Background:
A computed fold for a 79-nucleotide RNA, annotated as c-di-GMP-I riboswitch aptamer. The model forms 95% of the base pairs in the Rfam consensus. The RNAcentral record of the sequence draws on Ribocentre. It matches the Rfam family "c-di-GMP-I riboswitch aptamer". Gene Ontology term of the family: cyclic-di-GMP binding. The coordinates come from a structure-prediction model, not an experiment, and the mean pLDDT is 86.
RNA sequence: GAUCGAACAUGCAAACCAAGGGCGACCCGGGGACGCAAAGCCACGGGACUCCCGCGAAGGAGUUCGCCGGGUUGCCGAG
Numbered sequence: 001g002a003u004c005g006a007a008c009a010u011g012c013a014a015a016c017c018a019a020g021g022g023c024g025a026c027c028c029g030g031g032g033a034c035g036c037a038a039a040g041c042c043a044c045g046g047g048a049c050u051c052c053c054g055c056g057a058a059g060g061a062g063u064u065c066g067c068c069g070g071g072u073u074g075c076c077g078a079g
Base pairs, nucleotide, nucleotide: 004077005076011036012035016031017030020027021026034066040072041071042070044069045068046067047064048063049062050061051060052059
């Protein structure tokens, strides 16, 4: 250094509760921990979801990186 994930330090925070925002998916600060070693970041490819339009097929605008892949940065250090 690569791979890997024992221990330690450190970090994040699902469901749910309730203030606020959004037509909605959902977002945001607080409480709370199911989990996570990239559960940091990027909607680039696929998936899922929402709204609009449409008879339908299609199309448009969005959400989700805690669905998968890809890109990029990074903590600890036993074997």